A computed fold for a 616-nucleotide part of an RNA from a Syntrophomonadaceae bacterium, annotated as small-subunit ribosomal RNA, 5' domain.
Context: one part of a larger RNA
RNA sequence: GGACGAACGCUGGCGGCGUGCCUAACACAUGCAAGUCGGACGGUUCGGCACUCAACACUGUGCAUCUAUGGACAAAGCAGGGAGAACAAACGAAGCAGAGGAAGAAAAGGGGACAUAGGUGUAGAGAGUUGAGUGUCGGAUAGUGGCGGACGGGUGAGUAACGCGUGAGCAACCUACCCAUAAGAGGGGGAUAACACUGGGAAACUGGUGCUAAUACCGCAUAAGCUACUUUUUACGCAUGUAGGGAGUAGUAAAGAUGGCCUCUGGAACAAGCUGUCGCUUAUGGAAGGGCUCGCGUCUGAUUAGCUAGUUGGUGAGGUAACGGCUCACCAAGGCGACGAUCAGUAGCCGGCCUGAGAGGGUGUACGGCCACACUGGGACUGAGACACGGCCCAGACUCCUACGGGAGGCAGCAGUGGGGGAUAUUGCGCAAUGGGGGGAACCCUGACGCAGCGACGCCGCGUGAGCGAAGAAGGCCUUAGGGUUGUAAAGCUCUGUUUUCGGGGACGAAGAGGCGGGGAGUUAAGAGCUUUUCGUCAUGACGGUACCCGAAGAGGAAGCCCCGGCUAACUACGUGCCAGCAGCCGCGGUAAGACGUAGGGGGCGAGCGUUGUCC
Numbered sequence: 001g002g003a004c005g006a007a008c009g010c011u012g013g014c015g016g017c018g019u020g021c022c023u024a025a026c027a028c029a030u031g032c033a034a035g036u037c038g039g040a041c042g043g044u045u046c047g048g049c050a051c052u053c054a055a056c057a058c059u060g061u062g063c064a065u066c067u068a069u070g071g072a073c074a075a076a077g078c079a080g081g082g083a084g085a086a087c088a089a090a091c092g093a094a095g096c097a098g099a100g101g102a103a104g105a106a107a108a109g110g111g112g113a114c115a116u117a118g119g120u121g122u123a124g125a126g127a128g129u130u131g132a133g134u135g136u137c138g139g140a141u142a143g144u145g146g147c148g149g150a151c152g153g154g155u156g157a158g159u160a161a162c163g164c165g166u167g168a169g170c171a172a173c174c175u176a177c178c179c180a181u182a183a184g185a186g187g188g189g190g191a192u193a194a195c196a197c198u199g200g201g202a203a204a205c206u207g208g209u210g211c212u213a214a215u216a217c218c219g220c221a222u223a224a225g226c227u228a229c230u231u232u233u234u235a236c237g238c239a240u241g242u243a244g245g246g247a248g249u250a251g252u253a254a255a256g257a258u259g260g261c262c263u264c265u266g267g268a269a270c271a272a273g274c275u276g277u278c279g280c281u282u283a284u285g286g287a288a289g290g291g292c293u294c295g296c297g298u299c300u301g302a303u304u305a306g307c308u309a310g311u312u313g314g315u316g317a318g319g320u321a322a323c324g325g326c327u328c329a330c331c332a333a334g335g336c337g338a339c340g341a342u343c344a345g346u347a348g349c350c351g352g353c354c355u356g357a358g359a360g361g362g363u364g365u366a367c368g369g370c371c372a373c374a375c376u377g378g379g380a381c382u383g384a385g386a387c388a389c390g391g392c393c394c395a396g397a398c399u400c401c402u403a404c405g406g407g408a409g410g411c412a413g414c415a416g417u418g419g420g421g422g423a424u425a426u427u428g429c430g431c432a433a434u435g436g437g438g439g440g441a442a443c444c445c446u447g448a449c450g451c452a453g454c455g456a457c458g459c460c461g462c463g464u465g466a467g468c469g470a471a472g473a474a475g476g477c478c479u480u481a482g483g484g485u486u487g488u489a490a491a492g493c494u495c496u497g498u499u500u501u502c503g504g505g506g507a508c509g510a511a512g513a514g515g516c517g518g519g520g521a522g523u524u525a526a527g528a529g530c531u532u533u534u535c536g537u538c539a540u541g542a543c544g545g546u547a548c549c550c551g552a553a554g555a556g557g558a559a560g561c562c563c564c565g566g567c568u569a570a571c572u573a574c575g576u577g578c579c580a581g582c583a584g585c586c587g588c589g590g591u592a593a594g595a596c597g598u599a600g601g602g603g604g605c606g607a608g609c610g611u612u613g614u615c616c
Stems, first nucleotide, its partner, number of pairs: 001616004006612005013462006019455002021420001026418003030415003035147003040144002043141014058126002061123010073111001080091001154373003163298008173290003178286007186220001188218002195210006225252012256278006265271002299345003306336003311333008348370004352363004375396005398409004426452001428451003434448001435446004465495004475486004499557001500553006509543001514538010560605005565586003571600005581588002
């Protein structure tokens, strides 16, 4: 001088792009981070429509009955009297009345046709509601089933190793989804979740009985092929051998779903028929991904010199996708080492990054590749793939729940908390884009990702004004007291409008997928449908009312930090007096300090400037 994932001090206007726990792989509250498919399946449930049945209330009607109100109508001489349990009758005076005839009331009480209102029951009708069932269409979904949770994301503990880098090899291997080619998918069976019933348990969860479906599971058939064995043959190589052809024997597959249609088959509709799409099985090849082996390279210590018993090799067997002491039995006694074995320490490796003219030295944060790990240790299961971060089992430490019998958990995912530390951010928005998983699709999920927030942490850009302006104003400082300097600096005048503030307009990133309309091609019996292509149209933005543009106001809101003895650009005054202090080195300070402190002036860099740490 350069550099930094930096920190600290002082200071701090804006924007873009990056970047941000280097320490405790310490412990974690809370939320989210991996689901999806109903076009695999049986159920359950919700809604629409149609039909059937039932119930209910309503509307108007009939019948029966009850209640309330109104109420036509029919019947009786009265008083007295007395037996008697009692009522009635007989009887019946005076009197009333007396026409020997007529008339003989009212009220209360009881009966009650009918009318009005309401209630109840019942019958049938209408439209309706509710419930049940069936069919059909659509939505949701716990469970069975499929695919994906082995990617993506994090961290650097371990590892000095074929871990990584580089270059080879596999004649010793695997590969779901995807692409191409070839061939196929016939006919059956038995279960089991869900569900129902019933137990156990505080819970987590779990037992029994009964029913049922499938692209779940299992035999059988078929075998173009493939595999094993036998045999024959061709070509080739790198030792074991490899690749290919022919024959024989044995073994070995499969699943359906959905759209449309009536050409074919069977038909009454329509379908198990035909057809399109998606799937299924076998085989070969590809693409992409992985596994294994080897050469070379890969830190320090000899104050670590010997190390090794599955150890080194062989035979046989087992195991693996595959070679191999990978494992086991037996046999032999080997194998490694001063060209540094073993042991100990340290460390993820690389592309890169920093520095340097280079050689080299240092480093491995961010981004990309590989590896390892997922509370600690061990183990396997499932699967094409794991010995599996948000799967399982066991042991351990820790935390939590508990009815004390028993259970639950794992942020080195994104945020966030405590702790540690000199030190490192929001419990944000969105799936609009890119990418991933599932799905035929619509779509769903996605803390990957895209964005926003915080931090001058870094780099880059912009601004804090421009021109004129000498009585060289005032003030400050110095002074030889004349003056010098601050200094065109200020004031003042004339402007500009980046930025700022306010108002208005307002994106690119969006391509679509899909819907609708039209055309072409293919498939097909087909102007269905489906696939594909093309044109038009509708429609999708978190960021964001952001960037950007226009208008208005207005120099208005925006400069500090370090240094001035030499190295090293920049000097005087006062204070202090080996004190207080400075300091990277040399060294300053003990009374005239350009080195301490302050002031004026100056130098450097500038939204930064210094200091500290580390590397070259």

It was read from a public genome assembly. The organism belongs to Syntrophomonadaceae, within Bacteria.